This is a predicted structure of a 76-nucleotide RNA (c-di-GMP-I riboswitch aptamer) from a Planctomycetaceae bacterium. It was read from a public genome assembly, where an Rfam model found it. The source organism's lineage runs through Bacteria, Pseudomonadati, Planctomycetia, Planctomycetales and Planctomycetaceae.
RNA sequence: GCUCGAUAAUGGCAAACCGGUCGUGAGAUCGGGGCGCAAAGCCAUGGGUCUCGUUCGAGAUCGCCAGGCUGCCGAA
Repeated sequence: GCUCGAUAAUGGCAAACCGGUCGUGAGAUCGGGGCGCAAAGCCAUGGGUCUCGUUCGAGAUCGCCAGGCUGCCGAA
């Protein structure tokens, strides 16, 4: 350095639900909350699912799957 992921260590993120705001909507965001996560960091590239409009487009979802890029630590 690469692979890998431990009853290691430092930490990190934050499901459902509740409240505020935005959006036609899927949903997003802020606060609380904590189900869980070794990438639950980022990317809408390929699928899947969902929404709007109408048959061909526009959107949402990366905590649905795959892929790409990047990152902390260092046992076996």